[in-house]
Context: one part of a larger RNA
RNA sequence: GAGUUAACGCUGGCAGCGUGCAUAACACAUGCAAGUCGAACGAAGUUUAUCGGAGCUUGCUCUGGUAAACUUAGUGGCAGACGAGUUAGUAACGCGUAAGAAAUCUACCCUGAAGCGGGGGACAACUGGGCGAAAGUUCAGCUAAUACCCCAUACGAUCGCGAGAUGGAGUCAUCAUGCGAUGAAAGGCUUCGGUCACUUUGGGAUGAUCUUGCGUCCUAUCAGCUUGUUGGUGAGGUAACGGCUCACCAAGGCAAUGACGGGUACCCGGCCUGAAAGGGCGGACGGGAACGGAGGCACUGAGACACGGGCCUCACUUCUACGGAAGGCAGCAGUGAGGAAUUUUGGACAAUGGGGGAAACCCUGAUCCAGCAACGCUGCGUGAGGGACGAAGGCCUGAGGGUCGUAAACCUCUUUUCUAUGGGAAAAAACCCCGCAAGGGACUGAUUGUACCAUAGGAAUAAGCACCGGCUAAAUAUGUGCCAGCAGCCGCGGUAAGACAUAUGGUGCAAGCGUUACUC
Numbered sequence: 001g002a003g004u005u006a007a008c009g010c011u012g013g014c015a016g017c018g019u020g021c022a023u024a025a026c027a028c029a030u031g032c033a034a035g036u037c038g039a040a041c042g043a044a045g046u047u048u049a050u051c052g053g054a055g056c057u058u059g060c061u062c063u064g065g066u067a068a069a070c071u072u073a074g075u076g077g078c079a080g081a082c083g084a085g086u087u088a089g090u091a092a093c094g095c096g097u098a099a100g101a102a103a104u105c106u107a108c109c110c111u112g113a114a115g116c117g118g119g120g121g122a123c124a125a126c127u128g129g130g131c132g133a134a135a136g137u138u139c140a141g142c143u144a145a146u147a148c149c150c151c152a153u154a155c156g157a158u159c160g161c162g163a164g165a166u167g168g169a170g171u172c173a174u175c176a177u178g179c180g181a182u183g184a185a186a187g188g189c190u191u192c193g194g195u196c197a198c199u200u201u202g203g204g205a206u207g208a209u210c211u212u213g214c215g216u217c218c219u220a221u222c223a224g225c226u227u228g229u230u231g232g233u234g235a236g237g238u239a240a241c242g243g244c245u246c247a248c249c250a251a252g253g254c255a256a257u258g259a260c261g262g263g264u265a266c267c268c269g270g271c272c273u274g275a276a277a278g279g280g281c282g283g284a285c286g287g288g289a290a291c292g293g294a295g296g297c298a299c300u301g302a303g304a305c306a307c308g309g310g311c312c313u314c315a316c317u318u319c320u321a322c323g324g325a326a327g328g329c330a331g332c333a334g335u336g337a338g339g340a341a342u343u344u345u346g347g348a349c350a351a352u353g354g355g356g357g358a359a360a361c362c363c364u365g366a367u368c369c370a371g372c373a374a375c376g377c378u379g380c381g382u383g384a385g386g387g388a389c390g391a392a393g394g395c396c397u398g399a400g401g402g403u404c405g406u407a408a409a410c411c412u413c414u415u416u417u418c419u420a421u422g423g424g425a426a427a428a429a430a431c432c433c434c435g436c437a438a439g440g441g442a443c444u445g446a447u448u449g450u451a452c453c454a455u456a457g458g459a460a461u462a463a464g465c466a467c468c469g470g471c472u473a474a475a476u477a478u479g480u481g482c483c484a485g486c487a488g489c490c491g492c493g494g495u496a497a498g499a500c501a502u503a504u505g506g507u508g509c510a511a512g513c514g515u516u517a518c519u520c
Stems, first nucleotide, its partner, number of pairs: 001520004006516005013380006019373002021338001026336003030333003035078003040075002043072014085291003094216008104208002109204007117151004126141006157182005164175004187196003217263003224254003229251008266288004270281004293314005316327004344370001346369003352366001353364004383413004393404004418457006427447001432441003464509005469490003475504005485492002
């Protein structure tokens, strides 16, 4: 000098864009943050219309049927593996980069081929009974499906056996081919044209998994480490290779090119600094990883060993009828605690994106906005022109004067900002409807009466902070008297202190200025 997720002191007008628990991965009251589909299914309820019956106070009540619309607890489907948060752990194929998988999986989506036939038994809801303070649970009975199961079909899939050609990198790929075994399905809506689903399979896309080369902090006051350890055979397991696991066999494997141990730390794109080399950092934004009170485990599923799913153990908190139950903000707000220190228990789904749905639409603390904070960057303003050999006042003085100083007053002007009034956006055209299409039509704004525009008024509403001995731009007076104090370094102060304190003047920066801390 530059920089910072800064804090502290004094001060503070506005706008735009950003940023905002670095400490206790400490504990959390309350609300919200993941639902949706009635066009999969049975059932229940509400409303309306209509047809009956009964009562009567004659327009109401009760009751039964039919039709339509709507709502929903349950079964079922898809989504809750994304999005959001945090950085505890991790020195590791975790990350980065470059390769490989002839050792792999992939829901929804796109594309190609083929199919969608027949049958069956249940379980919720519901009804009845029981237990329990509650959480909840149990017995019996009834019932539907795109829930579950069985049979058929399949030559494309998988497996076994047989055999050929071409290519290749050993196991393989492609093409043609015989026999056998195994394995599918679901319907809904409809204007009856279709459409959305369903099953098997080839390919693609996307996502994921695994392997390897190289790179990735400090420490030798850590020198030896290792028994599933290193390799083999066989088996199990996995989507898949593999000591991944197991049985047996061998005795290997790693290490001063630093094994093993200890400390520290998520990694990267990048950011800061610097002429560069380098050094430091990894907050915001983007990519990857890991974690979800601590530890472990599996289930479901295309995908999890799953933040707002489950089970067990531990710690803590809450309820309890003492028998037993409930919970997990490192989601958004918010509270306490810790700390020098870090915001609202806000609005909206209008846009973008995501989930569900045929759609309407619903959900979305993602997101878009608003609020708070000079925390940062950028921009603007606090007026402009004229105005005295120069007011008053302050300070200095050699008492003549000098200086604050064109500064003020005063005159003229302007209105950015401000106040008031009036007007007033863009962000929004799709999804949807009509139509074969071309095309046409309709709805929708949280921000926001905001930005912006116009009119009126009036200099009106707006300057501080640090410094002035040298480094270092800027000096005098008074007070103090090695005191009080200053100080980044050198050093000032003991009676004329340009270094302390105050005043005047000046210098620097400016809605900021200084100090402290940290980095280069």

Small-subunit ribosomal RNA, 5' domain from an Elusimicrobiota bacterium, 520 nucleotides, folded computationally. Taxonomically the source falls in Elusimicrobiota (Bacteria, Pseudomonadati). Model confidence (mean pLDDT): 86 of 100.